A computed fold for a 73-nucleotide RNA from a Candidatus Latescibacterota bacterium, annotated as transfer RNA. Model confidence (mean pLDDT): 82 of 100. Its Rfam family is "tRNA". Rfam classes the family as a transfer RNA. The source organism's lineage runs through Bacteria, Pseudomonadati and Candidatus Latescibacterota. RNAcentral holds the sequence, with entries from ENA.
[in-house]
RNA sequence: GCGCCGGUAGCUCAGUGGUGAGAGCAGGGUCCUUAUAAGGCUCAGGUCGUAGGUUCAAUUCCUACUCGGCGUA
Numbered sequence: 001g002c003g004c005c006g007g008u009a010g011c012u013c014a015g016u017g018g019u020g021a022g023a024g025c026a027g028g029g030u031c032c033u034u035a036u037a038a039g040g041c042u043c044a045g046g047u048c049g050u051a052g053g054u055u056c057a058a059u060u061c062c063u064a065c066u067c068g069g070c071g072u073a
Stems, first nucleotide, its partner, number of pairs: 001072007010025004018056001027043005049065005
């Protein structure tokens, strides 16, 4: 350089065009307990990598760029 895969919450990931973007863990509060742990309930946390394009509508489709991984000479 070329090819493929990926970038979504602090971490690991789901979501493959349509009403308000989610789960688990982690964090705050609360219940339970003599207390701790475990467990129950609840809250907060997101420019969906960046910029354009298509569309009535884009996290999702297309293009370029950028970052990471794998392969290849």